[in-house]
RNA sequence: CGAGGCGGUCGGAUGGUCGCGCGGGCCGCCGGAGCGAUCCGGCGUGUUCCGCGAGGAAAGUCCGAGCUCCUCAGCGCAGGGUGGCGGGUAACGCCCGUCCGUCGUGAGACGAGGACCAGUGCCACAGUGACGAUGCCGCCGCCCGGCCUUCGGGUCGGAUGGCGGAGUGAAACGCGGCAAACUCCACCUGGAGCAAGGCCAAAUAGGAGGGCGCAACCCGCGCCGGGCGACCGGAGUGGGGGAGAGGUGCGCUGCCCAGCCCUCGGGUCGGCCGCAUGAGCCGUCGGGUGACCGACGGCCAAAGAUGGAUGGCCAUCCCCGUCGUGCGCUUCGGCGUGCGGAGGGACAGAACUCGGCUUACAGACCGCCUCGCUGA
RNA sequence: CGGGGCGUGGCGCAGUUUGGUAGCGCGCAUCGUUCGGGACGAUGAGGUCGGAGGUUCAAAUCCUCUCGCCCCGACCA
Numbered sequence: 001c002g003a004g005g006c007g008g009u010c011g012g013a014u015g016g017u018c019g020c021g022c023g024g025g026c027c028g029c030c031g032g033a034g035c036g037a038u039c040c041g042g043c044g045u046g047u048u049c050c051g052c053g054a055g056g057a058a059a060g061u062c063c064g065a066g067c068u069c070c071u072c073a074g075c076g077c078a079g080g081g082u083g084g085c086g087g088g089u090a091a092c093g094c095c096c097g098u099c100c101g102u103c104g105u106g107a108g109a110c111g112a113g114g115a116c117c118a119g120u121g122c123c124a125c126a127g128u129g130a131c132g133a134u135g136c137c138g139c140c141g142c143c144c145g146g147c148c149u150u151c152g153g154g155u156c157g158g159a160u161g162g163c164g165g166a167g168u169g170a171a172a173c174g175c176g177g178c179a180a181a182c183u184c185c186a187c188c189u190g191g192a193g194c195a196a197g198g199c200c201a202a203a204u205a206g207g208a209g210g211g212c213g214c215a216a217c218c219c220g221c222g223c224c225g226g227g228c229g230a231c232c233g234g235a236g237u238g239g240g241g242g243a244g245a246g247g248u249g250c251g252c253u254g255c256c257c258a259g260c261c262c263u264c265g266g267g268u269c270g271g272c273c274g275c276a277u278g279a280g281c282c283g284u285c286g287g288g289u290g291a292c293c294g295a296c297g298g299c300c301a302a303a304g305a306u307g308g309a310u311g312g313c314c315a316u317c318c319c320c321g322u323c324g325u326g327c328g329c330u331u332c333g334g335c336g337u338g339c340g341g342a343g344g345g346a347c348a349g350a351a352c353u354c355g356g357c358u359u360a361c362a363g364a365c366c367g368c369c370u371c372g373c374u375g376a
Numbered sequence: 377c378g379g380g381g382c383g384u385g386g387c388g389c390a391g392u393u394u395g396g397u398a399g400c401g402c403g404c405a406u407c408g409u410u411c412g413g414g415a416c417g418a419u420g421a422g423g424u425c426g427g428a429g430g431u432u433c434a435a436a437u438c439c440u441c442u443c444g445c446c447c448c449g450a451c452c453a
Base pairs, nucleotide, nucleotide: 001372002371003370004369005368006367007366008365009364010363012317013316014315015314016313017312018311020053021052022051023050024049025048026046027044028043029042030041031040032039033038055347059358060357062356063355064354065353066352067193068192069191070190073253074252075251076250077249079189080188081187082186083185084098085097086096087095088094099113100111101110102109103108114184115183119182120181121178122177123176131174136165137164138163139162140161141160143158144157145156146155147154148153197273198272199271200270207264208263209262210261211260212259217240218239219238220237221236223234224233225232226231246256247255266452267451268450280299281298282297283296284295285294286293287292318345319344320343322341323340324339325338326337327336328335329334377449378448379447380446381445382444383443386402387401388400389399396433404420405419406418407417408416426442427441428440429439430438
């Protein structure tokens, strides 16, 4: 100098002006308390002042939690997920270290990375053969038959067994390959989601149809009917009783409990809380290879909309490539630098809140490292 | 904001469960039939399964990410 790898930071700045949402002050008005100074509450139609106001991903909603409701009750089943080993964490499928495998010259990157000696299934085409088996070539052993023989045997063919080879294929007999095939093993796991859920206010036909229930039994009360009467029967009502519809994806046990489910119709479409202090951020020191943890100090009124605010314009500066032009260097290809003109500056936007992952992104900067060439 | 589903020739769909040559109907092209058209008959073209990556010998199918489209969900009584 060129080409790359990994990690991190930022992701326009300043000023003016006009707007938007929220918080606070002042002012004005109204109401209440008090003898009063004053205080409390509400309203804003105030040409009022001050402050705060998107992100590294706010996104996808893919994991893990907080929070809320449902019987998160126990046991079992089903379903879902994870998977070398060790650690971090509130938890995780995340992160760190390390082993192994694959890729790369290398810095490094990637890996759902337990088990096909439990069982089942699949292995297209090709190939003899895909786990049942044996087609071709060569050698060897044994058996049978033909021919030759100097009777020792030789040679040819067939059958069978073993060894080796070629060929097909991802894989070829070896306890084959496949579990992001069923499955087995180990571990984890209840469901729904802030339109969760709670409170207030308003309105109605406080509606209709269908299905399943409020058991059996015992006691009390009054009524009706029968009987001369003791009493019997009936519907009703109150209490006990405990069954069953229903209540977790299902079952059993336990528990709760008088309503539950479906369809159609009707009304409202307002407000408050949840909801902004949190596994929070920053700095120093210490422990640990590291993820991370601990101690001490500091900071925090401040984004909280509900058709959904966080923006528009102007000026100056910054960055980028491009065009014109001046200067310098030149191996005549260009390179560096100054000025001016027009242009561009991404991906994208909170909606209950966190921890991660993944995906999108114009560019700028920093640190560490690798390879190649060249010079000292 | 939350939850669920779909994507396969030009159009409508099957195949995905259990991985192994991508198919059906309509439409399109050419030819035949007809005086001509329609209908009918014959032949044929057209897709690499929304996109990317992974698992596997092999992926429309299994897994992950991503893009697009569609559907459902307010409260009261």
This is a predicted complex of two RNAs, RNase P RNA and transfer RNA, with 453 nucleotides together. It holds a member of the Rfam family "Bacterial RNase P class A".